[in-house]
Context: one part of a larger RNA
RNA sequence: UGACGGAAGGGCACCACCAGGAGUGGAGCCUGCGGCUUAAUUUGACUCAACACGGGAAAACUCACCCGGCCCGGACACUGCGAGGAUUGACAGAUUAAAAGCUCUUUCUAGAUUCAGUGGAUGGUGGUGCAUGGCCGUUCUUAGUUGGUGGAGUGAUUUGUCUGGUUAAUUCCGAUAACGAGCGAGACUCUAACCUGCUAAAUAGUUUGAGGAUAGUCUGACCUCACAACUUCUUAGAGGGACAAAAAUCUUCUAGAUAUAUGAGAGAGAGCAAUAACAGGUCUGUGAUGCCCUUAGAUGUUCGGGGCCGCACGCGCGCUACACUGACGCCUUCAACGAGUUUGCACCUGGACUGAAAAGUUUGGGUAACCUGAUUGAAUAGGUGUCGUGACAGGGAUCGGGGCUUGCAAUUCUUCCCCGUGAACGAGGAAUUCCCAGUAAGCGCAAGUCAUAAGCUUGCGUUGAUUACGUCCCUGCCCUUUGUACA
Numbered sequence: 001u002g003a004c005g006g007a008a009g010g011g012c013a014c015c016a017c018c019a020g021g022a023g024u025g026g027a028g029c030c031u032g033c034g035g036c037u038u039a040a041u042u043u044g045a046c047u048c049a050a051c052a053c054g055g056g057a058a059a060a061c062u063c064a065c066c067c068g069g070c071c072c073g074g075a076c077a078c079u080g081c082g083a084g085g086a087u088u089g090a091c092a093g094a095u096u097a098a099a100a101g102c103u104c105u106u107u108c109u110a111g112a113u114u115c116a117g118u119g120g121a122u123g124g125u126g127g128u129g130c131a132u133g134g135c136c137g138u139u140c141u142u143a144g145u146u147g148g149u150g151g152a153g154u155g156a157u158u159u160g161u162c163u164g165g166u167u168a169a170u171u172c173c174g175a176u177a178a179c180g181a182g183c184g185a186g187a188c189u190c191u192a193a194c195c196u197g198c199u200a201a202a203u204a205g206u207u208u209g210a211g212g213a214u215a216g217u218c219u220g221a222c223c224u225c226a227c228a229a230c231u232u233c234u235u236a237g238a239g240g241g242a243c244a245a246a247a248a249u250c251u252u253c254u255a256g257a258u259a260u261a262u263g264a265g266a267g268a269g270a271g272c273a274a275u276a277a278c279a280g281g282u283c284u285g286u287g288a289u290g291c292c293c294u295u296a297g298a299u300g301u302u303c304g305g306g307g308c309c310g311c312a313c314g315c316g317c318g319c320u321a322c323a324c325u326g327a328c329g330c331c332u333u334c335a336a337c338g339a340g341u342u343u344g345c346a347c348c349u350g351g352a353c354u355g356a357a358a359a360g361u362u363u364g365g366g367u368a369a370c371c372u373g374a375u376u377g378a379a380u381a382g383g384u385g386u387c388g389u390g391a392c393a394g395g396g397a398u399c400g401g402g403g404c405u406u407g408c409a410a411u412u413c414u415u416c417c418c419c420g421u422g423a424a425c426g427a428g429g430a431a432u433u434c435c436c437a438g439u440a441a442g443c444g445c446a447a448g449u450c451a452u453a454a455g456c457u458u459g460c461g462u463u464g465a466u467u468a469c470g471u472c473c474c475u476g477c478c479c480u481u482u483g484u485a486c487a
Base pairs, nucleotide, nucleotide: 001487002486003484004483005482007481008480009479010478011477012476013475016471017470020435021434022433023432024431027320028319029318031316032315033314034313035311036310043054044053065306066305067304068303069302071300076119077118078117079116080115086113087110089108090107092105093104094103123294124293126292127291128290132288134282135281136280137278138277139276144183145182146181148179149178150159151158152157162174164173165172188271189270190269191268194240195239198237199236200235201234204231205230206229207228209225210224211223212222246260248258249257250256322428326387327386328385329384330383331382332381339372340371347366348365349364350363351362352361353360354359394425399420400419401418402417403416441463442462443461444460445459446458447457448456
């Protein structure tokens, strides 16, 4: 100087508690991990910081694992063999999973590309992340960190970097042997809110005008037009706007705090993020990479099949439920973020028809503010009817039969649809997770993956609470003082 204390004093955090909410832990199923099993069930990762993680939803491919079969994509050099032929390819039959001349029988074919040996390359999802780069994660979401000049000390070191108040903050005020600075914090960037002010728009709309059609007639609503004007709505550029600015109270009347008014907004949400580290993860992201291993009976590569999905069991993330605030019919009414056809069939799909449905046939639009698509007419929701507390019309596991679709291929059932079957589950022990406002929770939608395709993830909107607005008791973190012995 660190580390530690079952030492003291401050301060802080819903990865801590309090007050609560939703749960998880119990059931069924999905999925990851272990174990067991297996030819193989490829493998990494194991407290926070492994376990719906590797963007890891694997039928083939992927693929690394297992069982088999081809191929050389063995550069280059040297030495052989060698045009009187080094070597290549092949029908048929046998052989074989195979229309692999793989091998054998049989002969033909091309002609210096090869073949044999040695050296040496090359490839490798082979090993080593404890040899490395890069990237990521974490310590660590806190406020921390560093040097120059000066002071103290023989020196390591210390002061600066602080008694106090204040802040989300080493943020400021002030104090002051320190002064003036760098990084971090903040500022900054993106997103969300406001603008009847600017710039505009037949790929967004509005208004007037003209025409049409509908009805007894008028008004309204509807359709058409490049007739005109405009920019409120929509879109998106430039800007503006909020600074604790104003008054009040508290406070050495300093930094600031509390509540009020004004206002669209008076603590919006993310991103980025220092110094020092870890023998944290990744050689399975890379034509990043050292060394080792292997390199033709291959750990290279490709083809066929299997496996990663296996089930006495244990653990983790989840989905569906246990119903009446509900289930099931019918009717009504509202979103936002996205996405869409390679050089040609592949993509998003409207209308019409067929079909119980899944789906199919046909005809159109769209490389997109133009079409899908009224603003994707989404689901919770609202209205109404049936049910009436019973393992029941709650629940939908499991299994049987049938049908379509994707794909070369669906068996170990890809997904989906129909009929039947109708299990546990009557709110979950000890434990434990997440969270304070348009948040939790409920509800769906889009995208990623994707030939097929969401119980996952990332976003998006919709309905929308209860309870704090505090504390250091538990769990941890930071600072100061102190003690100890360890380095």
Small-subunit ribosomal RNA, 3' major domain from Yorknia boavistensis, 487 nucleotides, folded computationally. Lineage of the source: Eukaryota > Eumetazoa > Platyhelminthes > Rhabditophora > Yorknia. Rfam family: Eukaryotic small subunit ribosomal RNA. Gene Ontology terms of the family: ribosome and structural constituent of ribosome. On this family, see Yusupov et al., Science 2001: "Crystal structure of the ribosome at 5.5 A resolution". RNAcentral holds the full RNA, with entries from ENA and SILVA.